[in-house]
């Protein structure tokens, strides 16, 4: 330099056909316990890598550019 994959909550990841952004763990508040843990109910948590662009009535999803990470080729 070229090719491929990935980037979504604090972490690990779904979101498969473009049509309401989700789960588990972690966090917080309860229930339970003499107390802790475990169990269980609820709550909160998001600029979907970019205060880049485009298509569309509508973009996490499609197209272009850029950045980061992983793998491969030379």
């Nucleotide at each position: 330099g070229c090719c491929u994959g990935a980037g979504u909550a604090g972490c690990u990841c779904a979101g498969u056909u473009g049509g309401a952004a989700g789960a588990g763990c972690a966090g917080c508040c309860g229930u339970u316990u003499u107390g802790u843990a475990a169990a269980u109910g609820g709550c909160a948590g998001g600029u979907c890598a970019g205060c880049g662009g485009g298509u569309u009535c509508g973009a996490g999803u499609c197209c272009c550019c850029u950045c980061u990470c992983a793998g491969g080729c030379u």